[in-house]
RNA sequence: ACCUGAACUCCGGGGUGCUGCCAUGGGGCGGCUGAGAUCAUACCCGUAUAACUUGAUGCAGGUAAUACUGACGCAAGGAAAAGUGCACAGGCGCAGA
Numbered sequence: 001a002c003c004u005g006a007a008c009u010c011c012g013g014g015g016u017g018c019u020g021c022c023a024u025g026g027g028g029c030g031g032c033u034g035a036g037a038u039c040a041u042a043c044c045c046g047u048a049u050a051a052c053u054u055g056a057u058g059c060a061g062g063u064a065a066u067a068c069u070g071a072c073g074c075a076a077g078g079a080a081a082a083g084u085g086c087a088c089a090g091g092c093g094c095a096g097a
Base pairs, nucleotide, nucleotide: 002091003090004089005088007084008083009082011046012045013044014043016040017032018031019030020029021028022027052077053076054075059070060069061068
């Protein structure tokens, strides 16, 4: 010097379930799991072997109940990002010892 990751800016994609009590007019207060349960501009993700969707009102296990856990799953689809600077981590190269 370059590359990758992280970070920042900006662009884009995504999900928001189960359940208890109160209320009866579209709501309020809790519990469970989780990064996040339409509390958000927050959280996660951007080529992908897991952000997310389909299969699935499915299958096995478990729970108060639920995509709660696991397989399914190297399945199919899914945003093809862009820039910054080298302060952070690593790689590689050069120089020196």
Predicted 3D model of a 97-nucleotide RNA (TPP riboswitch aptamer (THI element)) from Prosthecochloris sp. CIB 2401. Model confidence (mean pLDDT): 75 of 100. The same sequence occurs in records of 2 taxa.